[in-house]
The prediction has a mean pLDDT of 88.
This is a predicted structure of a 347-nucleotide part of an RNA (small-subunit ribosomal RNA, central domain) from an uncultured bacterium.
The RNAcentral record of the full RNA draws on ENA and SILVA.
Its Rfam family is "Bacterial small subunit ribosomal RNA". Rfam links the family to the GO terms ribosome and structural constituent of ribosome.

Context: one part of a larger RNA
RNA sequence: UUGGGUUUAAAGGGUCCGUAGGCGGGCAAUUAAGUCAGAGGUGAAAUCCCACAGCUCAACUGUGGAACUGCCUUUGAUACUGGUUGUCUUGAGUUAUAGUGAAGUAGAUAGAAUAUGUAGUGUAGCGGUGAAAUGCAUAGAUAUUACAUAGAAUACCGAUUGCGAAGGCAGUCUACUAACUGUAUACUGACGCUAAUGGACGAAAGCGUGGGGAGCGAACAGGAUUAGAUACCCUGGUAGUCCACGCCGUAAACGAUGGUCACUAGUUGUUGGGGCUUUAUGCCUCAGUGAUUAAGAGAAAUUGAUAAGUGACCCACCUGGGGAGUACGAUCGCAAGAUUGAAACUC
Numbered sequence: 001u002u003g004g005g006u007u008u009a010a011a012g013g014g015u016c017c018g019u020a021g022g023c024g025g026g027c028a029a030u031u032a033a034g035u036c037a038g039a040g041g042u043g044a045a046a047u048c049c050c051a052c053a054g055c056u057c058a059a060c061u062g063u064g065g066a067a068c069u070g071c072c073u074u075u076g077a078u079a080c081u082g083g084u085u086g087u088c089u090u091g092a093g094u095u096a097u098a099g100u101g102a103a104g105u106a107g108a109u110a111g112a113a114u115a116u117g118u119a120g121u122g123u124a125g126c127g128g129u130g131a132a133a134u135g136c137a138u139a140g141a142u143a144u145u146a147c148a149u150a151g152a153a154u155a156c157c158g159a160u161u162g163c164g165a166a167g168g169c170a171g172u173c174u175a176c177u178a179a180c181u182g183u184a185u186a187c188u189g190a191c192g193c194u195a196a197u198g199g200a201c202g203a204a205a206g207c208g209u210g211g212g213g214a215g216c217g218a219a220c221a222g223g224a225u226u227a228g229a230u231a232c233c234c235u236g237g238u239a240g241u242c243c244a245c246g247c248c249g250u251a252a253a254c255g256a257u258g259g260u261c262a263c264u265a266g267u268u269g270u271u272g273g274g275g276c277u278u279u280a281u282g283c284c285u286c287a288g289u290g291a292u293u294a295a296g297a298g299a300a301a302u303u304g305a306u307a308a309g310u311g312a313c314c315c316a317c318c319u320g321g322g323g324a325g326u327a328c329g330a331u332c333g334c335a336a337g338a339u340u341g342a343a344a345c346u347c
Base pairs, nucleotide, nucleotide: 003319004318005317006316007301008300012315014201015200016199017198021194022193023192025088026087027086028085029084030083031082033081034080035077036076037075038074039073040072041071042070049065050064051063052062053061054060091191092188093187094186095184096183097182098181099180100179103177104176105175106174107173108172109171110154114150115149116148117147118146119145120144121143125136126135162169163168206247207246208245209244210243211242215241216240220236221235222234223233258314259313260312261311262310263309266292267291268290269289270288271287272286273285274284275283276282277280296303297302320347321346322345329340330339331338332337
């Protein structure tokens, strides 16, 4: 390389958009590039293969044949692929209409809790633990009442619920955006699928500048425990967690399962629509989201119309363990580091 693979053995890119490229619906006409057939030319010799012959045999050599699976020219064929033209509506999209949701951005606002401050009542403890101690408290704590202030998060509803490409999204209201689904079949007429390079988004932690800082809390300090205890437990507590703007670009970024299309028994929940009738705990249907299972698949676990089944197209990735996601180089970054990514050696 071919082949075989990628849920768990090595292997699906974190996600989407999209360029080149690859692939691509029905019918008709045309062309004849691919494709197929005939003919001609060429395809040196040697080598290889076959037959025969010469050295006593063989290696070796000679003669003849075949082959050289290729290329060029030309004459035809037209099913398929391609090109061109026309046309169609089922793929794709537009429109109308009815809905859906924790989808996004910005602003406003509510109640509970916590902490702090002030004032009142009140007196000796509070707090914490397995037990304690550090800690707080007669300068009046803890508890309780009233008022005020602050920041962060939104109990119940709440659910194999819903939405989003993924990351993710949850009090309420408003404004501005986006998406999806059903129904109608009015319009366009293949406008499609995938997607290297590229672009955008991308949890948490971390970084820069400026704010904010209630609670929690790396680091750190103290008290315990212990043989020790740089821990687990306790008392404190800085960065951080929050906001704005800018970076970082990684995660067990997981369904450890790339995307699109078609096909292949059922049963039973649920979310959002639509239709029908005999109006019911009904039937049919579309789009999701769960459970169970037939065939099938699988090494098995399991999976099973939301496939890991049967097929098609495109992309990404894998090829024994360690060395190593390391070194070097390059690109990106303020840095941390990220991306790309070996070899020697060893088993």